[in-house]
RNA sequence: AACGUUCGGAAAUAAGCAACUUGUAUAUGUUUGGAAAUAUGGUCCAAAUGUCUCUACCGGGUAACCGUAAAUUACCUGACUACGGGUUGUUUGUAUUAAGGA
Numbered sequence: 001a002a003c004g005u006u007c008g009g010a011a012a013u014a015a016g017c018a019a020c021u022u023g024u025a026u027a028u029g030u031u032u033g034g035a036a037a038u039a040u041g042g043u044c045c046a047a048a049u050g051u052c053u054c055u056a057c058c059g060g061g062u063a064a065c066c067g068u069a070a071a072u073u074a075c076c077u078g079a080c081u082a083c084g085g086g087u088u089g090u091u092u093g094u095a096u097u098a099a100g101g102a
Stems, first nucleotide, its partner, number of pairs: 005102003012094014026056001029049007041066002050057001058078007
C1' cells in the first nucleotide's frame, strides 16, 4: 500500500406520521318553510342551495333600525373540514452504506 473480516454510524434521497405555515374550496354565505321574543327584545327548529369536495355553515363583539309591530340591517373578530405546496421533528427503506477505528 492493496485485499478480506469486524466495529462504527453521517450526509443525501424516498415514503409514512406529527406540528407549524401557506394555497385552493366557501363568501363560516344564500333561499324557503314553521315557531318565538319585542327597545331589559331582535331568537329557535327544519329543509334546500352553494364547492371538480367530505364535513361545516357557528361563537364573541360594535353600531344602526324597528315607538310595541313584524321584520331586521351593516361592520369587526375567531375556526373547522377536504385536497395540494413548503419548513421542522420523528420513524422506516435505499443500507451488509461513506468517513473513521481495530
Molecule: Purine riboswitch aptamer
Organism: Peptococcaceae bacterium UBA3933